Two RNAs folded together computationally: RNase P RNA and transfer RNA, 466 nucleotides in total. Rfam match: Bacterial RNase P class A. Gene Ontology terms of the family: dimeric ribonuclease P complex, ribonuclease P activity and tRNA processing. By type it is a ribozyme. The coordinates come from a structure-prediction model, not an experiment, and the mean pLDDT is 75.
RNA sequence: CCAGCAGACCGGGUGACCGCUCUCGACUCGUCGAGGGAGGAAAGUCCGAGCUCCACCGGGCGAGGGUGCUGGGUAACACCCAGGAGGGGCGACCCUACGGAUAGCGCCACAGAAACAUACCUCCUGUCUCGGGCGGCCUGUCCGCCUCAGGCGGGAAAGGGUGAAAUGGCGAGGUAAGAGCUCACCGGCAGUCGGGCGACCGGCUGGCCGGGCAAGCCCCACCCGGAGCAAGACCGAAUAGGAGGACUAUGGGUCGCCCGGCCCGUCCUCGGGUUGGUCGCAAGAGGUGGCGGGCAACCGUCAUCCCAGAUAGAUGGUCACCGCUUCCGUCUUAGGCGGCCUGUCCGACUCAGGCGGAAGACACAGAACUCGGCUUACAGGCCCGCUGGCGCU
RNA sequence: GGGCCGCUAGCUCAACAGGUAGAGCAGCUGACUCUUAAUCAGCCGGUUCUGGGUUCGAGUCCCAGGCGGCUCA
Numbered sequence: 001c002c003a004g005c006a007g008a009c010c011g012g013g014u015g016a017c018c019g020c021u022c023u024c025g026a027c028u029c030g031u032c033g034a035g036g037g038a039g040g041a042a043a044g045u046c047c048g049a050g051c052u053c054c055a056c057c058g059g060g061c062g063a064g065g066g067u068g069c070u071g072g073g074u075a076a077c078a079c080c081c082a083g084g085a086g087g088g089g090c091g092a093c094c095c096u097a098c099g100g101a102u103a104g105c106g107c108c109a110c111a112g113a114a115a116c117a118u119a120c121c122u123c124c125u126g127u128c129u130c131g132g133g134c135g136g137c138c139u140g141u142c143c144g145c146c147u148c149a150g151g152c153g154g155g156a157a158a159g160g161g162u163g164a165a166a167u168g169g170c171g172a173g174g175u176a177a178g179a180g181c182u183c184a185c186c187g188g189c190a191g192u193c194g195g196g197c198g199a200c201c202g203g204c205u206g207g208c209c210g211g212g213c214a215a216g217c218c219c220c221a222c223c224c225g226g227a228g229c230a231a232g233a234c235c236g237a238a239u240a241g242g243a244g245g246a247c248u249a250u251g252g253g254u255c256g257c258c259c260g261g262c263c264c265g266u267c268c269u270c271g272g273g274u275u276g277g278u279c280g281c282a283a284g285a286g287g288u289g290g291c292g293g294g295c296a297a298c299c300g301u302c303a304u305c306c307c308a309g310a311u312a313g314a315u316g317g318u319c320a321c322c323g324c325u326u327c328c329g330u331c332u333u334a335g336g337c338g339g340c341c342u343g344u345c346c347g348a349c350u351c352a353g354g355c356g357g358a359a360g361a362c363a364c365a366g367a368a369c370u371c372g373g374c375u376u377a378c379a380g381g382c383c384c385g386c387u388g389g390c391g392c393u
Numbered sequence: 394g395g396g397c398c399g400c401u402a403g404c405u406c407a408a409c410a411g412g413u414a415g416a417g418c419a420g421c422u423g424a425c426u427c428u429u430a431a432u433c434a435g436c437c438g439g440u441u442c443u444g445g446g447u448u449c450g451a452g453u454c455c456c457a458g459g460c461g462g463c464u465c466a
Stems, first nucleotide, its partner, number of pairs: 001389005007383001009381002012322007020037008039364001043375002046373005051228004057260006064224005069083005084098001085096004099219002104217002106213003120160002122156008131147006137140001168186002171183003187208001189206007232279004242270006251264003286305008324360009334350002337347003340343001394465007403418004412449001420436005442458005
């Protein structure tokens, strides 16, 4: 210098003028003064909680939903941290929905013999039949050996072929041909020993019965009552405790069932009126800084700060200067190139910087009960650490 | 603001427990007819909303996003 990896952060600043909203204060009561006023995602509403209401007598079985390597953190989590295993990258580093396929069921299209118990081609072998070749002497419709083809039977699962996937891989020995049949290495399983809280790792021994899919049903372990601030409470206004139906115990009261117990004018459906105000509602699992513990997430403690609150929804606009980007002009330094008049020369080009001018851009997006996360969107810029390559010393 | 559901041809909808994406209407061509309609025959038409993942294989299963609709005082 080029290419890349990882982490943290900013995402306009200052001033003037004109506006919006909230709080406090003043008085002449609608004006003035002082102060506060969006985000890292306020978003998607994907998880987890606080808070509120409803339901809730106890026990059991089930249904439904969620999570899924280990340990830790946390109010909790599907989040975070640290680690294990697997995978990717030359590397820095990154990714993982990562429990169970001998609990059971299901599926594996097409192709293929066979997709879970199978043999198409093939390899080897026994026997029978036909043909060919060679040899023997007893010269025969003879015997023996070799070989080709076919039928029947047996052995093998190595090779070919199909497929996404074919019953451990590869090599050697072995065999009639073969095969974990045997052996070495690798893989996986079981046992055992050692290390680790654990996931797991390492050694030794034995031995190879064997597919995939659980983001198919399912099994195992753990967790979960429902609804949501338009929750809900109060005041005011309005109004008809309206209409229809079910059941008096064989009814109703929890998503379903069972057992025992308890309560009862209760349950279901439809329609009408109101559409105002106050609270909930902002001091909180809060922010910042120091110290201590921990590899870290995080925890403890001390000090300090108060930091939006609308209800059709405020947080904005204009101008000036500065900052950012691009372009143009000019100057300086450096670099190589070209020219001839060989000089501290001239010419154009490239990089960097200074000055001046012009133009442009400033993203994604905007609180609505509040927190902790995740995910998604985001112009441009800055900082720190690391990796690979090239050049120079 | 909260909750729920759905995206497949131009339109309306199918597609079993994952295995070649179809039907009706519309459109085009031909036949029939003097002509049109109707009818008959044939044809065209798809990034299954988008991206990623699981799987041999995704319209279907999972995750994220986009668009549309319904509902709650």